[in-house]
RNA sequence: AGUGUGGGCCGGCUGGCCGCGGCGUGCCCGCGAAGCGGGCGCGUUGAGGAAAGUCCGGGCACCGAAGGGCAGGGUGCCAGCCAACGGCUGGGCGCGUAAGGCGACGGCAAGUGCAACAGAGAGCAGACCGCUGCGGGUCCGGCGCGGAUCCCCUCCGGGGUCAGGCCGCCGCAGUAAGGGUGAAACGGUGCGGUAAGAGCGCACCAGUGCCUUUGGCAACAAGGGCAGCUAGGUAAACCCCACCCGGUGCAAGGUCCGAUAGGGAGAGAGAGCCUGCCCGGCUCGCCACCAUCUCCGGGUUGACCGCUCGAGGCGCGCGGCGACGUGCGUCCCAGAUAGAUGGCCAGCGGCUGCCGCCGAUUGCGCGGCAGCGGACAGAACCCGGCUUAUAGGCCCACCUGCGC
RNA sequence: GCCAAUGUAGCUCAGCGGUAGAGCAGCCGAUUCGUAAUCGGCAGGUCGUCAGUUCAAAUCUGACCAUUGGCUCCA
Numbered sequence: 001a002g003u004g005u006g007g008g009c010c011g012g013c014u015g016g017c018c019g020c021g022g023c024g025u026g027c028c029c030g031c032g033a034a035g036c037g038g039g040c041g042c043g044u045u046g047a048g049g050a051a052a053g054u055c056c057g058g059g060c061a062c063c064g065a066a067g068g069g070c071a072g073g074g075u076g077c078c079a080g081c082c083a084a085c086g087g088c089u090g091g092g093c094g095c096g097u098a099a100g101g102c103g104a105c106g107g108c109a110a111g112u113g114c115a116a117c118a119g120a121g122a123g124c125a126g127a128c129c130g131c132u133g134c135g136g137g138u139c140c141g142g143c144g145c146g147g148a149u150c151c152c153c154u155c156c157g158g159g160g161u162c163a164g165g166c167c168g169c170c171g172c173a174g175u176a177a178g179g180g181u182g183a184a185a186c187g188g189u190g191c192g193g194u195a196a197g198a199g200c201g202c203a204c205c206a207g208u209g210c211c212u213u214u215g216g217c218a219a220c221a222a223g224g225g226c227a228g229c230u231a232g233g234u235a236a237a238c239c240c241c242a243c244c245c246g247g248u249g250c251a252a253g254g255u256c257c258g259a260u261a262g263g264g265a266g267a268g269a270g271a272g273c274c275u276g277c278c279c280g281g282c283u284c285g286c287c288a289c290c291a292u293c294u295c296c297g298g299g300u301u302g303a304c305c306g307c308u309c310g311a312g313g314c315g316c317g318c319g320g321c322g323a324c325g326u327g328c329g330u331c332c333c334a335g336a337u338a339g340a341u342g343g344c345c346a347g348c349g350g351c352u353g354c355c356g357c358c359g360a361u362u363g364c365g366c367g368g369c370a371g372c373g374g375a376c377a378g379a380a381c382c383c384g385g386c387u388u389a390u391a392g393g394c395c396c397a398c399c400u401g402c403g404c
Numbered sequence: 405g406c407c408a409a410u411g412u413a414g415c416u417c418a419g420c421g422g423u424a425g426a427g428c429a430g431c432c433g434a435u436u437c438g439u440a441a442u443c444g445g446c447a448g449g450u451c452g453u454c455a456g457u458u459c460a461a462a463u464c465u466g467a468c469c470a471u472u473g474g475c476u477c478c479a
């Protein structure tokens, strides 16, 4: 120096004036007078790192036994942390040029399914071209009786053989080496082998399975032996395996005050209680005024509790690699209900630009002037996470390159 | 605040791993004296956005965005 890598943190501060919510308190006023309400003061307190998305997990509250089975959903290398988790920590494995990052990372060597187009063939595959063997035949093409083809001998070369005689061609087989298609074509290289070929055989390499040794709690790693075993992809396809999950969410739920028409119409033998089904259990009802449901109507749209002290924050010590646990000390830190947390001014600090000054240069520092003051966003029962958004700035560690 | 559902052509909706379709609307032509109807043809798509799984994604998975719906109490 780098649009480097990873992590942590801040996301203005102080004062004045005006305004708002909560709590406490002083004075005054009103009332149905313990008290409540109103007005004017004083004091104190008042958003976030994500308060967000509502994606996971818990607390809490209610529901019928927080009963059983099926269905359904979730998680998925190993060990640990935690109230719990899909979170976090450490480790393993795989991929990646470094710091480091990423991984829905059990099973397709259980079963079933899927793979368009192209291609001969797409799943224990396949014969289109090619290679090879056997057979056929003379319509056509080439070669060939001037001796091909095949056979024999010792290399040059020589000898024998015969004219469907040889090849193209046609038919039947063999063959997965080569070509070609595709996202994907049934290990790789070499030697042997064969009519031609092929793990068909062998050597080496790669992978897999089984047995085993060592290290490790384990995932796994390293090594040895055996088996030619070569087994394709897809489970964010059905599914299998292991583990976990009852439902509803503070509009849960409870107390009090007030108001109104238990009004009308229809359905009705079942309905509700725990989501889908079954079993089991409980309550109400079963031919009607009276279970329950639907529609049309009526009233209210208030107060209080739940509600903010909590798996809480901060500091120090101890244990642990760490997540975290634990002991002591200290602090109290929003509770609104159409929803407060705001506005203006000044100063400081910050950033940007210009000018000047000092020291030996770049840089850096100091002074002056001008401008900016910006992001994402905003509690609503409470916590632990994850994810997403975020102007500008600070700190730490590391990597790469250059210079000394 | 809580809980659900849905985003595909201008509109209403199909399609739920293998080249994106239908109806209406639009345009052109035929028919008609002309219009409508009818017939034939044509055009129109980042399948809400961005990632991931897969050979292949509108479809499967995740994150985000937008829209819509439901939920107070009493008798």
Stems, first nucleotide, its partner, number of pairs: 001400002004398007012348007020046012048376001052387002055385005060249004067279004072245005077091005092105001093103003106240002111238002113234002128179002130175007140168004150160004187205006206230002208227008253305004263296005270284004298478002312331008350372008405475007414428004422459001430446005452468005